RNA sequence: CAUGCAAGUGAACGGUAAUAUUAGAGCUUGCUCUAAUAACGAGUGGGCACGGGUGAGUAACGCGUAGGUAUCUACCAUGGGGUGGGGGAUAGGCCGACGAAAGUAGGAUUAAUACCGCAUACAAUAUAUAAUACAUAAGUAUAAUGUAUUAAAGAUUAAUUGCCCUUUGAUGAGCCUGCGUCAGAUUAGUUAGUUGGUGGGGUAACGGCCUACCAAGGCGACGAUCUGUAGCCGAGCUGAGAGGCUGACCGGCCACAUUGGGACUGAGACACGGCCCAGACUCCUACGGGAGGCAGCAGCUAAGAAUCUUCCGCAAUGGUCGCAAGACUGACGGAGCGACGCCGCGUGAUUGAAGAAGGCCCUUUGGGUUGUAAAAAUCUUUUAUUAGGGAUGAAAGUAUAUUUUAGAUGUUACUGACAGUACCUAAUGAAUAAGGUCCGGCUAACUACGUGCCAGCAGCCGCGGUAAUACGUAGGGACCUAGCGUUGUUCGGAAUCACUGGGCGUAAAGGGUACGUAGGCUGUAGAAUAAGUCAGAUGUGAAAUACCAGGGCUCAACCUUGGUGCUGCGUCUGAUACUGUUUUACUAGAGUUGCUGAGAGGGAAGCGGAAUUCCUGGUGUAGGGGUGAAAUCUAUAGAUAUCAGGAAGAACAUCGGUAGCGAAGGCGGCUUUCUGGCAGUUAACUGACGCUGAUGUACGAAAGGUAGGGUAGCAAACAGGAUUAGAGACCCUGGUAGUCCUACCUGUAAACGCUGUAUACUAGGUGGUGGUAGUAUUGAUCCUUUCACUGCCGUAGCAAACGCAUUAAGUAUACCGCCUGGGGAGUAUGCUCGCAAGAGUGAAACUCAAAGGAAUUGACGGGGGCCCGCACAAGCAGUGGAGCAUGUUGUUUAAUUCGAUGAUACGCGAGGAACCUUACCAGGUCUUGACAUAUAGAGGUCUAUGGUGGAGACAUCAUAUCUCUUCGGAGCCUCUAUACAGGUGCUGCAUGGUUGUCGUCAGCUCGUGCCGUGAGGUGUUGGGUUAAGUCCCGCAACGAGCGCAACCCCUAUUCUUUGUUGCUAACGGGUUAAGCUGAGCACUCGAAGGAAACUGCCGGUGACAAAUCGGAGGAAGGUGGGGAUGACGUCAAAUCAUCACGGCCCUUACGACCUGGGCUACAAACGUGCUACAAUGGGUGGUACAGAGAGUUGCGAAACAGUGACGUGGAGCUAAUCUCAAAAAGCCAUCCCCAGUUCGGAUUGGAGUCUGCAACUCGACUCCAUGAAGUUGGAAUUGCUAGUAAUCGCAUAUCAGCCAUGAUGCGGUGAAUACGUUCCCGGGCCUUGUAUACACCGCCCGUCACAUCACCCGAGUUGAUUAUACCCGAAGU
Repeated sequence: CAUGCAAGUGAACGGUAAUAUUAGAGCUUGCUCUAAUAACGAGUGGGCACGGGUGAGUAACGCGUAGGUAUCUACCAUGGGGUGGGGGAUAGGCCGACGAAAGUAGGAUUAAUACCGCAUACAAUAUAUAAUACAUAAGUAUAAUGUAUUAAAGAUUAAUUGCCCUUUGAUGAGCCUGCGUCAGAUUAGUUAGUUGGUGGGGUAACGGCCUACCAAGGCGACGAUCUGUAGCCGAGCUGAGAGGCUGACCGGCCACAUUGGGACUGAGACACGGCCCAGACUCCUACGGGAGGCAGCAGCUAAGAAUCUUCCGCAAUGGUCGCAAGACUGACGGAGCGACGCCGCGUGAUUGAAGAAGGCCCUUUGGGUUGUAAAAAUCUUUUAUUAGGGAUGAAAGUAUAUUUUAGAUGUUACUGACAGUACCUAAUGAAUAAGGUCCGGCUAACUACGUGCCAGCAGCCGCGGUAAUACGUAGGGACCUAGCGUUGUUCGGAAUCACUGGGCGUAAAGGGUACGUAGGCUGUAGAAUAAGUCAGAUGUGAAAUACCAGGGCUCAACCUUGGUGCUGCGUCUGAUACUGUUUUACUAGAGUUGCUGAGAGGGAAGCGGAAUUCCUGGUGUAGGGGUGAAAUCUAUAGAUAUCAGGAAGAACAUCGGUAGCGAAGGCGGCUUUCUGGCAGUUAACUGACGCUGAUGUACGAAAGGUAGGGUAGCAAACAGGAUUAGAGACCCUGGUAGUCCUACCUGUAAACGCUGUAUACUAGGUGGUGGUAGUAUUGAUCCUUUCACUGCCGUAGCAAACGCAUUAAGUAUACCGCCUGGGGAGUAUGCUCGCAAGAGUGAAACUCAAAGGAAUUGACGGGGGCCCGCACAAGCAGUGGAGCAUGUUGUUUAAUUCGAUGAUACGCGAGGAACCUUACCAGGUCUUGACAUAUAGAGGUCUAUGGUGGAGACAUCAUAUCUCUUCGGAGCCUCUAUACAGGUGCUGCAUGGUUGUCGUCAGCUCGUGCCGUGAGGUGUUGGGUUAAGUCCCGCAACGAGCGCAACCCCUAUUCUUUGUUGCUAACGGGUUAAGCUGAGCACUCGAAGGAAACUGCCGGUGACAAAUCGGAGGAAGGUGGGGAUGACGUCAAAUCAUCACGGCCCUUACGACCUGGGCUACAAACGUGCUACAAUGGGUGGUACAGAGAGUUGCGAAACAGUGACGUGGAGCUAAUCUCAAAAAGCCAUCCCCAGUUCGGAUUGGAGUCUGCAACUCGACUCCAUGAAGUUGGAAUUGCUAGUAAUCGCAUAUCAGCCAUGAUGCGGUGAAUACGUUCCCGGGCCUUGUAUACACCGCCCGUCACAUCACCCGAGUUGAUUAUACCCGAAGU
């Protein structure tokens, strides 16, 4: 807000305009008139103020509760009295007029229970007089007399009923009061009819309700006023309760009805479906004017996440009118829609293992699971469908009969919207009926696949980057079930605003300090009172709700009966312990007086010396000053230094001290003066005078401000010099405010004991300061006691721990202040203060999931202590410069395969890349395959040799031709087919194994016990000592394990045994010579087994220890030397290319074969080496001495040829026998003479040798010739402590050969130096700090750039609200 309905009543009254029906009359036959019935416009009466809706306003006597009375009350009940006699109008109707309409105005006429006089007045009201009773603040009640005023209506049908006056009651309403009732102080002052009085008016009634005058009051920190928000309550939700939140349904009260204002009528309204005015909006209009109000029931539109039928009926209950019948009733009774809520029921039950099939389910491939689930069999029929039956809710009322004044009783008949509904019966047939969420933890429930920080999930923690129980899907499972999940909201958990029931040393939190107002609290004893308090009685606390016990719908929800409760308020009576009030006392708290005492307590005045700077003068000469080092600066115009004199200002060394005083801030030379407080002691006095303390007042470091002085030193700002990448700093040279004084302001600090004040109680020990008492002493003084102040340690107790602990952070009381996650922020805004600077008070938006405390273990520190290491130092030799070799990066390339990348990659994997290797590239080829196993089928060969084509793989031809046999066949091979093979393809961040490194560093742990709430600690720390957590001592620890050491191997000495291939002293033989030989095994040596070294002995030191220093003896001395041996762990260290292996990928190719090429490239850079630069050397000649190895596809002797590599040769050797094999440096002799050389050998030319199918890319070696760089190497950097460094050669593995100068071993010659631990690096132990734990390669701060969000400011602009002043002013009183 369209439309419809929600308030009407006709027997309430007078009536009949419209309509319908019937009858009659007139007649102009279709109109008029009359009467009746139904019904009814307008008028009269009463109703419309109830019922129904909504919550805008309202912080209020609005509501709740308990009281009060200056009042009214239609209808109802009750008592008394009355109802006489008149009058004039007006609707309506009739007549015309105006208007589009709504309607308006006029004329004649008419009725009433409408209106108006008159009479009467039991009575009422007003007033006057006097009386009685009760109360006493006005007063109330009873009754009397006089005066004045005020009434009425009739209707009907006899009973009846209405009307008027009046008393009392009931009901309803009005008004007043106590108490209770949200937030904000960034709202502190408010109020002029305001507060009170008097007179008057007004109201039903009290009242500033209104008015005139008078007074100046009223309210407010116990929160006035203002602002915001809000209907209040019974009750509802939640909670153990106390509380917290809410005010839907039902019930009580209030307010409102389009917005604002106003009155009228009336018993009642300032009136939801009445009126008037103004505003907004909508509609009608003939443009002149009119009409309207769903926050009634339905319904529509809009807004919104979202909220129903334009239903049936008055049958019941109730209401209005009426005597009644009855009329009206969107109140109400019902139905409809919505799983919105609560309750009940169903979707089947029993048996049923072949544990069926099927699963895009899982799987260890055996199976498991879905799962008794299904199928199947038997049974049931709530529900469903069909058919039949079928309610309670209904009793009144009316009519009638009897008896009766009323009224009561009986009989019969009639009345159901819901509804043919609930319910009952029968039939049919498992038939008609299951979903939602979840499965990482909280939290019940797990697997697979897909995805790959994507897609997505998420309440919190968090999940997802190729094995996701966390995403998506599937299978399975868990929970609830006609629901399930999500979102929002409230309470709970939250003791997280703490009354019950919290805190403030360090986590958030004690005011900077005192004085003191209000307030709060307050010593001992007696008396009174009874306000608080307690008890009893009584009134109230509506009903519903709640609880308990029953009853009714088949149960339940629901309905209903009785009881309890409603914790509150009022009244009466009583009690008196405590609190309060009044009063009388007391002295323990507090205070006063006397005496004594200490003190940087405060204010003022005066005085003092040292130092500093400046000035004057003297002496004196070249610097001074300053720093890590310098410079600016100062000085020959005479500084610094030094002496004398003078001036100025500021501060007061030593004493000086966890000493003193003060409320705190703070106070320090000396003297004088004024003055505050404190302690002790003793007696007297006052008699609770006390404690705390919001607001307030005062004080309040430093810096800062205003005005005026002062200014020696110091010193923000500033200047210069340095430092530095820069240096707006640290350092230096200067230097102004300021620092000082006077007066005033500011009012803050880590104003800290980070600990408010007061009082009481609760083990001790030991110091300091000031008193006091006692004893002893000649005395200084000592000892003991007791007060006050001030430190340390510590018990109980407390505390998260650290710690506190009679000076509490313990146990209690009183009062004040403050806190409630971090950031935003002590910011913004407002206000107050201030000259300003600024101070006080003091948010929010937004954002994070933490911020924080204490303690623990590590790690780290340009923290500390102790200690070690070729770590430094002391030395020796190098690298870095040159040439070459080799590896790497980079670049190039068809390919330059791959890996290793700080230490811990880079002569590394590789202990041998020409082919092969080979993994790479180009080209040519194969597809069950180069290699393995199995099955089926076919076949016969396997194998060897040769030829042809081809780069080869391969293709093809020819020849010869298999083994075993139980004769079936088997082996072997080829082909076909299928399973499969194959991959040096990816992931070392999925792995095993192996390895590097810290580090051969001395550490890493466990059991039991003890300590701690715990993480953890102790042991393992401490005192010594060691190479060592090695050992000793001590100790709440006692033991043990893995590491250390030892056990093992080599080497150094010696003994025993053995004695060839080794050795040869004695004897024999023999040679030019030689263990050559007989012989021997003594020696050397070989290989087996023993011995030996243990701080064992002596001395010193040490703690009577462990141990250490020195010494003796000894081959060796304190681990004799070397090797093997590598704790718990760290580095997601390295390796998928040794091998193995999960997952992924390729399958006529990412597999396999072949030829050729590449891994050997070359502007550049790096690592590791070799050779050198020369004379301690190079060349030539001569000559001496090893060890350890290797050798039959091998080592290869003698001899011969060649300048040589090497060739010929072939003895010997399967090795203590033979060979490689010459060791080299060394020693002797000689040449060279400091030069790019007789150094150095690169490079290049030529000629060769060897290996090998093959030396072009791409081998080594030899000879001749050539003869580069290089003259000892910048910054930087490496190794080594004794048979070591340095230097010299020898051997081996790999291997056809070799790019080997590499690697691994072997021996020869053989040094220097170590004061020492300050520093560099690494490591170990203890301790300390930490905002670190990915652990300092950590963490972390600010600016800037870009984007986005929120808030603030901002020239302003706009709207709303309130107040005040004034103007115009509708309706209305």

Overview:
Small-subunit ribosomal RNA from an uncultured organism, 1373 nucleotides, folded computationally. The RNAcentral record of the sequence draws on ENA, Greengenes and SILVA. Its mean pLDDT, the model's own confidence on a scale to 100, is 82.